[in-house]
RNA sequence: GUAAUAGCCGACUAGGGUUCCGAUCUGCCUCACCCGGCAGGUGACUGGUCCGAGAGUCGGCGACCUCCAUCGAGGUUACACGGCGGGAUAAAAGCCCGGGAGAA
Numbered sequence: 001g002u003a004a005u006a007g008c009c010g011a012c013u014a015g016g017g018u019u020c021c022g023a024u025c026u027g028c029c030u031c032a033c034c035c036g037g038c039a040g041g042u043g044a045c046u047g048g049u050c051c052g053a054g055a056g057u058c059g060g061c062g063a064c065c066u067c068c069a070u071c072g073a074g075g076u077u078a079c080a081c082g083g084c085g086g087g088a089u090a091a092a093a094g095c096c097c098g099g100g101a102g103a104a
Stems, first nucleotide, its partner, number of pairs: 007061006015051002020048002022045001023042007062077006079099001081102001085097003
């Protein structure tokens, strides 16, 4: 100084809600309270389980480039504003439709 691709998977995080657990409130058992049990409310409850990124992180695979007779070694995988609405799940979301519409 130069070439090529722009994918998949996993773990996690920002974020998300409320099936389950926990928390908390109310009532009853109940005859101070506490503890316990049952029923119901609350996610305008820090949480555990759970969901979770194209435009977040890390890792693996794949692809590509260069060197090399081969084995193999090194490297690249860039950039990225964005609804409304709809869908799944218990539910919601930066999940999916979707790197879509649109904007630039």

This is a predicted structure of a 104-nucleotide RNA (Guanidine-I riboswitch aptamer). The prediction has a mean pLDDT of 79. Of the family's consensus pairs, 100% are formed in the model. It matches the Rfam family "Guanidine-I riboswitch aptamer". A reference for the family is Reiss et al. (2017), "Structural Basis for Ligand Binding to the Guanidine-I Riboswitch", Structure.